Context: one part of a larger RNA
């Protein structure tokens, strides 16, 4: 651009793409068959192995902006109590998030032509013959079903709903020019989203980020101050203190401004 008014919504599927996968086990049944030795086809059922696809409840890993303990050493005048630096100094632990080994889930079933291969019915050839007419069964294969995408499918589909409005010049035209509908974008705040782009979530008629106030998780009983002990330390205050990313709440800070938008019926 374009799909012959301008949007927003939810869609139909011509097309494409992927999947469609192997295996042991009980059962039928020690049956059929077979002198024995062996041994099925077929039915119904569990499990599992690779592979996919989601996801963090569980199990963990990680998690240099949480917690704790400690070592040398240097600062905060000293003491305590912090803080630097030494692979995050080492050392146990662990929220969100991301993740596999973790969970969870798929392969199917049905149907449809048909391969080989068995039939029917049948003559050319009075007989026989699946084949020449014609009519059947048949397979992890085909095409269907399943998943995703999918109207730029130029044959550009279809549904719902919203808005097609005032004015003003002229050389009245399929003319120019202003305002601006529905919605749209720029911009801003941002994250379930992402390389950018887009995608989503808000933009004061407001919880969309931050901060606070509360929960939750996490560490694992803070500092000071009592008390016991010569002290090292214990121990009461105190399941404390302090706590990222999570969570509900609050408008305190920031979410300012700006544009494009419509008939040749």
């Nucleotide at each position: 651009c374009g799909u012959u008014c301008g949007a927003a919504u939810c869609u139909u599927g011509a097309g494409g793409a992927g999947a469609u996968u192997c295996a042991a086990c009980u059962u039928u049944a020690g049956u059929a068959c077979g002198a024995g030795a062996g041994g099925a086809u077929u039915u119904a059922g569990u499990u599992g192995g690779a592979c996919g696809u989601a996801g963090c409840u569980c199990u963990g890993g990680u998690g240099u902006a949480c917690c704790a303990g400690u070592u040398g050493u240097c600062g905060c005048g000293c003491u305590a109590g912090c803080g630097g630096c030494a692979c995050g100094g080492c050392u146990g632990g662990a929220u969100a998030g991301c993740u596999a080994a973790c969970u969870a889930c798929g392969g199917a079933a049905a149907g449809g032509a048909u391969a080989a291969a068995c039939g029917c019915u049948g003559a050319a050839a009075g007989c026989a013959u699946c084949u020449a007419a014609g009519c059947g069964u048949g397979a992890a294969g085909c095409c269907c079903g399943c998943u995703c995408u999918g109207a730029g499918a130029u044959a550009a589909g279809g549904u719902u709903u919203c808005g097609u409005a005032u004015u003003c010049c002229u050389u009245u035209a399929u003319g120019g020019a202003a305002u601006g509908a529905a919605g749209u974008c720029c911009c801003c705040a941002g994250a379930a989203a992402g390389a950018c782009g887009a995608u989503c979530u808000g933009g004061u008629u407001g919880a969309u980020a931050g901060g606070c106030c509360g929960u939750a998780u996490g560490u694992g009983u803070a500092a000071g101050u009592g008390c016991a002990g010569u002290a090292a330390u214990g121990u009461a205050u105190u399941c404390a203190g302090c706590u990222a990313a999570a969570u509900g709440g609050u408008a305190c800070u920031a979410a300012c401004g700006g544009a494009c938008g419509a008939a040749a019926g």
Source information: Model confidence (mean pLDDT): 85 of 100. Large-subunit ribosomal RNA, domain VI from Mariniblastus sp., 265 nucleotides, folded computationally.